[in-house]
RNA sequence: GAUUGUGGCCUGCCAAAUCUCCACAAUACUGUGGAGACCGGGGGAACCAAUUCUUGGGGUGAACUCUCUACGGGGAGAGCGGGCUUUCCUGAUCUGCCCGAAUCCGACAGCUAACCCCGGCGGCAGAUUGAACAGGCCCG
Numbered sequence: 001g002a003u004u005g006u007g008g009c010c011u012g013c014c015a016a017a018u019c020u021c022c023a024c025a026a027u028a029c030u031g032u033g034g035a036g037a038c039c040g041g042g043g044g045a046a047c048c049a050a051u052u053c054u055u056g057g058g059g060u061g062a063a064c065u066c067u068c069u070a071c072g073g074g075g076a077g078a079g080c081g082g083g084c085u086u087u088c089c090u091g092a093u094c095u096g097c098c099c100g101a102a103u104c105c106g107a108c109a110g111c112u113a114a115c116c117c118c119g120g121c122g123g124c125a126g127a128u129u130g131a132a133c134a135g136g137c138c139c140g
Base pairs, nucleotide, nucleotide: 010126011125012124013123014122018037019036020035021034022033023032024031025030038120039119040118041117042116043115048110054107056108057105058104059103060102064079065078066077067076068075069074080100081099082098083097084096088136089135090134091133093131094130
C1' cells in the first nucleotide's frame, strides 16, 4: 500500500416499520416480555353502489396490460405505475439511473359511523461526482 472478514459509530435510501417507559436476563453491542405515544393495515350499519359468485373470490404492495421471440420458463419492446438523483427543508420541471416482486386469507369480506382485530419486519448505500426554478426556515 492492497485485499478479505468481524464489530461499533456517523450520514442517507426503500418501506407503516419510529420514539419512550417498566421488568427480567446479559454485562461490549444487546436480547426477551409488557405498556404507551405515533405511524400503518383489515373487518364492520344506515344511505349509496353493485348485479357478481370453479371461469372461485378477496387482502397487503408501485408491482399491471399488450406485443414479439417460440406454446411455456427465460428474454426484448411499448403503454402505464413506482423509487432515487445537485440544495437546510418541501414542491414542481428537465436530465441520468433503477424497480414492476413477493406474499397472505381459505369459500368469505363493496362503501361504511359506533365498535372490533392486527402490524411496526426486512433489505441496501457512502462524499460531493447533475441543470435551472418556486415557497419556507435559519444566519449575517
This is a predicted structure of a 140-nucleotide RNA (c-di-AMP riboswitch aptamer (ydaO/yuaA leader)) from a Chloroflexota bacterium.
Model confidence (mean pLDDT): 80 of 100.
It was read from a public genome assembly, where an Rfam model found it.
NCBI's taxonomy places the organism under Bacteria, Bacillati, Chloroflexota.
Its Rfam family is "c-di-AMP riboswitch aptamer (ydaO/yuaA leader)". Rfam describes the family as follows. This family represents a conserved RNA structure found upstream of the ydaO and yuaA genes in Bacillus subtilis and related genes in other bacteria. For this family Rfam cites "New RNA motifs suggest an expanded scope for riboswitches in bacterial genetic control" (Barrick et al., Proc Natl Acad Sci U S A, 2004).